The RNA shown here (transfer RNA) has 72 nucleotides and comes from a bacterium. The sequence was found in a public genome assembly. Its Rfam family is "tRNA". Rfam classes the family as a transfer RNA. From the family's description: Transfer RNA (tRNA) molecules are approximately 80 nucleotides in length.

RNA sequence: GGCCCCAUCGUCUAAUGGUUAGGACAGCAGGUUUUCAUUCUGCAAAUCGGGGUUCAAUUCCCCGUGGGGUCA
Numbered sequence: 001g002g003c004c005c006c007a008u009c010g011u012c013u014a015a016u017g018g019u020u021a022g023g024a025c026a027g028c029a030g031g032u033u034u035u036c037a038u039u040c041u042g043c044a045a046a047u048c049g050g051g052g053u054u055c056a057a058u059u060c061c062c063c064g065u066g067g068g069g070u071c072a
Stems, first nucleotide, its partner, number of pairs: 001071007010025004018055001027043005048064005
């Protein structure tokens, strides 16, 4: 340098173009318990950036950024 893949809450991970972007762990608050642990309930928290297509984009297209793989 060419080609391919990936990028979503703090972490991991769903979401086949259509309404509050869901779940697990972690965090916070509360219940239970004499206390802790366990357990139960609730809360907060995310789509890498720009542009395009579309009535509507996490999803499709282009460019960029970052990461990974492969060839040279």